[in-house]
RNA sequence: ACCUGGCCCGGGGAUGACGCUCCCCGCAACCGCCGGCACGGCUGAUGGCGUCUGCACCGAA
Numbered sequence: 001a002c003c004u005g006g007c008c009c010g011g012g013g014a015u016g017a018c019g020c021u022c023c024c025c026g027c028a029a030c031c032g033c034c035g036g037c038a039c040g041g042c043u044g045a046u047g048g049c050g051u052c053u054g055c056a057c058c059g060a061a
Base pairs, nucleotide, nucleotide: 009026010025011024012023013022016052017051018050019049020048021047032042033041034040035039
């Protein structure tokens, strides 16, 4: 110097907040999917779980 493992710190996981948990990254992680891709179509506030807020649909409540 390089590689690997552990710990600490910080950051990220397609739009918000809190808690728990998992994974990833150290200037990189990350920046959704499908189709004849000009353009058209589809799902979702989560990486996952719970709660809240917002949005959408249904309902007399």
Record summary
The RNA shown here (Fluoride riboswitch aptamer (crcB RNA motif)) has 61 nucleotides and comes from an Acidimicrobiaceae bacterium. The model forms 100% of the base pairs in the Rfam consensus. The source organism's lineage runs through Bacteria, Bacillati, Actinomycetota, Acidimicrobiia and Acidimicrobiaceae. Its Rfam family is "Fluoride riboswitch aptamer (crcB RNA motif)". Gene Ontology terms of the family: positive regulation of gene expression and response to fluoride.